This is a predicted structure of a 72-nucleotide RNA (transfer RNA) from Mesostigma viride. RNAcentral holds the sequence, with entries from ENA.

RNA sequence: GCCCUUAUAGCUCAGUGGUAGAGCAUCUCCUUGGUAAGGAGAAGGUCACGAGUUCAAUUCUCGUUAAGGGCU
Numbered sequence: 001g002c003c004c005u006u007a008u009a010g011c012u013c014a015g016u017g018g019u020a021g022a023g024c025a026u027c028u029c030c031u032u033g034g035u036a037a038g039g040a041g042a043a044g045g046u047c048a049c050g051a052g053u054u055c056a057a058u059u060c061u062c063g064u065u066a067a068g069g070g071c072u
Base pairs, nucleotide, nucleotide: 001071002070003069004068005067006066007065010024011023012022013021018055026042027041028040029039030038048064049063050062051061052060
C1' cells in the first nucleotide's frame, strides 16, 4: 500500500428495509424471622461517525474512524 471481517443497553450477543430484543448485571415490589435462591415489574439505546438511495435505513451504497485478520 491492497483486500476481508467486526462496530447494536453496563457486559455477551440477536435482529437482513416498516418506530430494537434476549441473557447476565442495576433498581423496585412479592415471598422469608433475616439472607440466598425463586417470582413479578421498571429503568437503561442519536444502532461508531458523516453523506447518499428510498415513502420509510440498525439493515442497502459510498467515505471516515477504531479493533481484528490476510497478502505484498
The prediction has a mean pLDDT of 83. Rfam family: tRNA. Rfam classes the family as a transfer RNA.